[in-house]
Context: one part of a larger RNA
RNA sequence: GAUGAACGCUAGCGGCAGGCUUAACACAUGCAAGUCGAGGGGCAGCAUUACCUUCGGGUAGAUGGCGACCGGCGCACGGGUGCGUAACGCAUAAACAACUUGCCUUUGACAGGAGGAUAGCCCGGGGAAACUCGGAUUAAUACUCCGUAACAUGAUUUUAUCGCAUGAUAGAAUCAUCAAAGCUUCGGCGGUCAAAGAUGGGUAUGCGUCCCAUUAGCUUGUUGGUGAGGUAACGGCUCACCAAGGCGAUGAUGGGUAGGGGUUCUGAGAGGAUGAUCCCCCACACUGGUACUGAGACACGGACCAGACUCCUACGGGAGGCAGCAGUGAGGAAUAUUGGUCAAUGGACGCAAGUCUGAACCAGCCAUGCCGCGUGCAGGAAGACGGCCUUAUGGGUUGUAAACUGCUUUUUUACGAGAAUAAAGGUAGGUACGUGUACUUAUUUGAAGGUAUCGUAGGAAUAAGCACCGGCUAACUCCGUGCCAGCAGCCGCGGUAAUACGGAGGGUGCAAGCGUUAUCC
Numbered sequence: 001g002a003u004g005a006a007c008g009c010u011a012g013c014g015g016c017a018g019g020c021u022u023a024a025c026a027c028a029u030g031c032a033a034g035u036c037g038a039g040g041g042g043c044a045g046c047a048u049u050a051c052c053u054u055c056g057g058g059u060a061g062a063u064g065g066c067g068a069c070c071g072g073c074g075c076a077c078g079g080g081u082g083c084g085u086a087a088c089g090c091a092u093a094a095a096c097a098a099c100u101u102g103c104c105u106u107u108g109a110c111a112g113g114a115g116g117a118u119a120g121c122c123c124g125g126g127g128a129a130a131c132u133c134g135g136a137u138u139a140a141u142a143c144u145c146c147g148u149a150a151c152a153u154g155a156u157u158u159u160a161u162c163g164c165a166u167g168a169u170a171g172a173a174u175c176a177u178c179a180a181a182g183c184u185u186c187g188g189c190g191g192u193c194a195a196a197g198a199u200g201g202g203u204a205u206g207c208g209u210c211c212c213a214u215u216a217g218c219u220u221g222u223u224g225g226u227g228a229g230g231u232a233a234c235g236g237c238u239c240a241c242c243a244a245g246g247c248g249a250u251g252a253u254g255g256g257u258a259g260g261g262g263u264u265c266u267g268a269g270a271g272g273a274u275g276a277u278c279c280c281c282c283a284c285a286c287u288g289g290u291a292c293u294g295a296g297a298c299a300c301g302g303a304c305c306a307g308a309c310u311c312c313u314a315c316g317g318g319a320g321g322c323a324g325c326a327g328u329g330a331g332g333a334a335u336a337u338u339g340g341u342c343a344a345u346g347g348a349c350g351c352a353a354g355u356c357u358g359a360a361c362c363a364g365c366c367a368u369g370c371c372g373c374g375u376g377c378a379g380g381a382a383g384a385c386g387g388c389c390u391u392a393u394g395g396g397u398u399g400u401a402a403a404c405u406g407c408u409u410u411u412u413u414a415c416g417a418g419a420a421u422a423a424a425g426g427u428a429g430g431u432a433c434g435u436g437u438a439c440u441u442a443u444u445u446g447a448a449g450g451u452a453u454c455g456u457a458g459g460a461a462u463a464a465g466c467a468c469c470g471g472c473u474a475a476c477u478c479c480g481u482g483c484c485a486g487c488a489g490c491c492g493c494g495g496u497a498a499u500a501c502g503g504a505g506g507g508u509g510c511a512a513g514c515g516u517u518a519u520c521c
Base pairs, nucleotide, nucleotide: 001520002519003518005517006516007515008514009513012373013372014371015370016369017368018366019365020331025329026328027327029326030325031324034073035072036071039070040069042066043065046064047063048062049060050059051058052057080284081283082282089209090208092206099201100200104197105196106195107194108193109192110191112146113145114144115143122135123134124133125132126131152177153176154175155174156173157172158171159170160169161168162167182189183188210256211255212254217247218246219245222244223243224242225241226240227239228238229237259281260280261279262278264273265272266271286307287306288305289304290303309320310319311318312317337363339362340361341360345359346357347356348355349354376407377406378405379404386398387397388396389395390394413457414456415455416454417453421448424445425444426443427442428441429440430439431438432437465510466509467508468507469506470491471490472489476505477504478503479502480501486493487492
């Protein structure tokens, strides 16, 4: 000098930031991922309308809309944590060899015909529940089949170039294989195949990356080859066979510790330490394992199996996973509200309106830090009273300090006015135009918030502590105590004149903080 700090004493205000470093311990409760009726059959609930009515109500998807269901997209993002990992995990550099990429952009081509089901609804059954079984019936942008298609994929033949060769690259021809879906408010929105782009991802290569040698040998899918399988793709990734290799004092193997980086702290630098907040990458989601779906997962709020734990039970059987946001218990020196809003920014879905969003934006708590402001200003000597010291009829000091006089009003209090954040979006209308769209008019949308800010009024009113004073180190006397009580970072103080203990007066240093402890340079 620094800190994600803690503790003691103290405490007026504001702005900006930060806030479980410990038990990746266990979790009550609520919320954190939905959306689309312009894909579908429908219609439980609400509203409207029509009809019937015994005036209680009933009927009709007819309309606005829409629970559940089928279907699409999303749920692989965003958010959390640092257990594991000494590794191609991370970082840096270079190259582009083989691979994939939903949504988006551009380009080319296409969308013909047919079919069988199944949720829901209805009927019946089982169960305490979770849920589940059977029957009948129905739809689709769900599913299946046929047709069509090449610049796609695969095979064969052939030509050219390159190569010592197996062969590689490029072109041509032939054959085989694979598509689709409609909806609409008529404005639009979608579908299929292929190519390219963009973006993202997987894989491979070189260099760097902590401690221990009181860890010296390690390895059998191990190292390489051939072939096959597998993969989006390369590869012992896996398997069969063959060879016997591969690594290691330039530290293998083993053990310990640890997420890595941009950074951050310190230092003149070199270096040392660090990895909270913010950003990038990685890993994980009660513990271990597995795959399914999908463009993408081996998937935090999906599935299955096993385990530990907790809960419900009618004892037959079931349910759960806060290292999401709040919150609870526990642990600890120690770390916050079971708050508001989708107004802005961003995301998912939707043609849109919009819905959802504990992302985000805000508010609350905490002197945890940094920064700013204030606790008054000017005059005022009887140098007052009191305190303390003293060489004591006196003097010194506290001290212009107070009283007293005048002034000011930041802050505080009361009252009044009152934002930006919307340069965006929505709705309705108009103008221009071939289309997208642009411009324009009106109206509407703000959680924070009646906040920030501004104005008016009153009154010095509402506001100072903490540590230290032997030397290091700025600041000295008296009293008490008497190697006691105590102090102390080091040196050391205290045994009767203690500037070092305790108190007082005075002083010094910082100041809404000041000290102590811990840790780093």